[in-house]
Context: one part of a larger RNA
RNA sequence: GGCGUUUGGUGGAUGCCUUGGCAGUAAGAGGCGAUGAAGGACGUGAUACUCUGCGAUAAGUCCUGGGGAGCUGAGAAUAAGCUUUGAUCCAGGAAUUUCCGAAUGGGGCAACCCACCUGAAAGCUCGUUAUAAUUGCUGACGUCGGACUCGUCCGACGAAAGCAGCCUAUAACGGGUUUAAACAGGUACUUUUGACCUGAAUACAUAGGGUCUUAAGAGCAAACCCGGGGAACUGAAACAUCUAAGUACCCGGAGGAAAGGACAUCAAUAGAGACUCCCCUAGUAGCGGCGAGCGAACGGGGACCAGCCGAGUCCUGAGAGUGACCAGAAUGAUCUGGAAAGAUCAGCCAUAGCGGGUGACAGCCCCGUAUGGGAAGCUCAAUGGAACGUAUCAAGUAGGGCGGGACACGUGAAAUCCUGUUCGAAGAUCGGAGGACCACCUCCGAAGGCUAAGUACUCCUUACUGACCGAUAGCGAACCAGUACCGUGAGGGAAAGGUGAAAAGCACCCCGACGAGGGGAGUGAAACAGUACCUGAAACCGGACGCCU
Numbered sequence: 001g002g003c004g005u006u007u008g009g010u011g012g013a014u015g016c017c018u019u020g021g022c023a024g025u026a027a028g029a030g031g032c033g034a035u036g037a038a039g040g041a042c043g044u045g046a047u048a049c050u051c052u053g054c055g056a057u058a059a060g061u062c063c064u065g066g067g068g069a070g071c072u073g074a075g076a077a078u079a080a081g082c083u084u085u086g087a088u089c090c091a092g093g094a095a096u097u098u099c100c101g102a103a104u105g106g107g108g109c110a111a112c113c114c115a116c117c118u119g120a121a122a123g124c125u126c127g128u129u130a131u132a133a134u135u136g137c138u139g140a141c142g143u144c145g146g147a148c149u150c151g152u153c154c155g156a157c158g159a160a161a162g163c164a165g166c167c168u169a170u171a172a173c174g175g176g177u178u179u180a181a182a183c184a185g186g187u188a189c190u191u192u193u194g195a196c197c198u199g200a201a202u203a204c205a206u207a208g209g210g211u212c213u214u215a216a217g218a219g220c221a222a223a224c225c226c227g228g229g230g231a232a233c234u235g236a237a238a239c240a241u242c243u244a245a246g247u248a249c250c251c252g253g254a255g256g257a258a259a260g261g262a263c264a265u266c267a268a269u270a271g272a273g274a275c276u277c278c279c280c281u282a283g284u285a286g287c288g289g290c291g292a293g294c295g296a297a298c299g300g301g302g303a304c305c306a307g308c309c310g311a312g313u314c315c316u317g318a319g320a321g322u323g324a325c326c327a328g329a330a331u332g333a334u335c336u337g338g339a340a341a342g343a344u345c346a347g348c349c350a351u352a353g354c355g356g357g358u359g360a361c362a363g364c365c366c367c368g369u370a371u372g373g374g375a376a377g378c379u380c381a382a383u384g385g386a387a388c389g390u391a392u393c394a395a396g397u398a399g400g401g402c403g404g405g406a407c408a409c410g411u412g413a414a415a416u417c418c419u420g421u422u423c424g425a426a427g428a429u430c431g432g433a434g435g436a437c438c439a440c441c442u443c444c445g446a447a448g449g450c451u452a453a454g455u456a457c458u459c460c461u462u463a464c465u466g467a468c469c470g471a472u473a474g475c476g477a478a479c480c481a482g483u484a485c486c487g488u489g490a491g492g493g494a495a496a497g498g499u500g501a502a503a504a505g506c507a508c509c510c511c512g513a514c515g516a517g518g519g520g521a522g523u524g525a526a527a528c529a530g531u532a533c534c535u536g537a538a539a540c541c542g543g544a545c546g547c548c549u
Base pairs, nucleotide, nucleotide: 001548002547003546004545005544006543007542008541009540015534016498017497020469021468022466023465024464025463026462027461028460029458030457031220032219039100040099041098042055043054044053046078049075050074051073061094062093063092064091065090066089070082071081072080105114106113107112115187116186117185118184119183121179122178123177124176125175126174127173128172129171130170131169132168135164136163137162138161141158142157143156144155145154146153147152189217190216191215194212195211196210197209198208224255225253226252227251228250229249235242239289265272266271276303277302278301279300280299286294287293307450308449309448313386314385315384319380320379321378322377325373326372327371331346332345333344334343335342347364348363349353355367356366357365399423400422401421402420403419404418405417406416409435430445431444432443433442434441485492486491505533508520509519510518511517
């Protein structure tokens, strides 16, 4: 060094599993927004960070209903608390809801900067009213004392009322004025309602302007729908008419559907009777460098049906649905095992043997399921009532010329529909159509308007289903993913699941550096299940033994 046997490392295939996806079915919902949305920034906990929730009332506040023993969201523990005076939790309603964002007071490099007006509050001041305090004069009248001519006078005290002056305090209300900070509301634009002031050409006026006021719009959102614009690659085996295709894309608008719709329609001597959608008719008739290709209708069968000229509006609310949630049957023993739901024996329930969990596979252990019940709110809505409304026959139209477009129909024999331009009728004794055109016949009544259902779609909610996937699959994303990372940007865009039934997650000892790692001990059914954790293939790299060289 090779071969063989064996034992390891590395690695993460395979098997098993599923929290996540995918595709549907049946219902619901089909919008949110100036009462400030969608989406965010910043905060918010006893706690640093992230997610979730919430908003200076900040993992929350209040009320109603349910419920009944635990709770203070997750990563993730600890502290400190709450709770049968009913917490946490669930359903419904209400309050709060910083800043940015249509963002709307002005600005701006989003989450920042700078304002004004009014109010409230506070200070000053004036006035009115009330109450309290207070000075002087006059002073009716009363009491006391004195003098006495016995009726008066004098003095003292009290005091109604009046006058004058000064003026204080408190309270309420009203006016004016000031206010640094802080608080509340308002202040964008366009259209609209009403009022007032102004005010042209032009006398009255009107238009216009200004102020105040009223309401609406604006933005976001997956597809579906209608309208206005509108490609190219491609195909024609080149390419120009043509095709792709009125597709992609852009713009505008609306609704839960939209659009269309009540015959100036078809048909053909018989008739039908709005519109929409489906199956045929039929790849037919046709159109077409008659190439590539495009491609009907009549008629038949179905779905659904509705007609009309505000068909509605408002109030009432029988009843029904939804609905947190409530009740909800029936099993034991022995054996194996770490564990029983397994095996054996003996039972029971079933309008419930859908499903999930529990230490292996459970109708009877738990949650549930069948069935029955159920508040508020919301939805549908019978019935009854109230007020209002109820148009009137369509002219620069039909039609013609020119130029285009749409019709399956490419200008064609080209009807029909739309119209940029230019002409331009009739008046129901009229007008239009029946694929040039004319006649006859038949059918219909344009130039005003509305209209449910049948049809299309699914960002979203609930329930259920799958000869759908099972971690290189299935959504890009089973995991803190539109994240990390890349790019100036538009944009691009991952990887990454699994200990165990339960952390019981290895106390203690030893080697080592008070390491890394390992050896004992212990837990466990198992530790070659030790958090580099289920199983653990191959490539690749070692060890041991045997043989050969």

Source information:
Large-subunit ribosomal RNA, domain I from Salipiger marinus, 549 nucleotides, folded computationally. Taxonomically the source falls in Salipiger (Bacteria, Alphaproteobacteria, Rhodobacterales, Roseobacteraceae). Its Rfam family is "Bacterial large subunit ribosomal RNA". Model confidence (mean pLDDT): 82 of 100.